[in-house]
Background
The RNA shown here (SAM riboswitch aptamer (S box leader)) has 110 nucleotides and comes from Scopulibacillus darangshiensis.
RNA sequence: UUCUUAUCAAGAGAGGCAGAGGGACUGGCCCGUCGAAGCCUCAGCAACCGCCGUAUUGAACGGUAAGGUGCUAAUUCCAGCAAGUUGGAAAACAACUUGGGAGAUGAGAA
Numbered sequence: 001u002u003c004u005u006a007u008c009a010a011g012a013g014a015g016g017c018a019g020a021g022g023g024a025c026u027g028g029c030c031c032g033u034c035g036a037a038g039c040c041u042c043a044g045c046a047a048c049c050g051c052c053g054u055a056u057u058g059a060a061c062g063g064u065a066a067g068g069u070g071c072u073a074a075u076u077c078c079a080g081c082a083a084g085u086u087g088g089a090a091a092a093c094a095a096c097u098u099g100g101g102a103g104a105u106g107a108g109a110a
Stems, first nucleotide, its partner, number of pairs: 001110008013042005021031003025080004043072003048068002050064005076102001081099007
């Protein structure tokens, strides 16, 4: 990097260095000199892998947090494509629902 698969409405921030950007992309809307990104330290959340137990073909349930990741503004911040429902004169537009796409993270594989 690509593929497969699971999850994405909950949860959890302080300090130091630094000094203008950041929220993937596009549009919107936000965050930021009352200090962005990045790096470091400590803390925390969660429970994918792990570990313990039950079950024994069901790939499930319960527990745990010493280990490997991840995460700690806003639902993945919202939308992006398609179909449907409602409103509407309307193929405009708006709201909502479902599915999909894209993305993120874990695990497995190449």

Source information:
The sequence was found by an Rfam model in a public genome assembly. The coordinates come from a structure-prediction model, not an experiment, and the mean pLDDT is 85. Of the family's consensus pairs, 97% are formed in the model.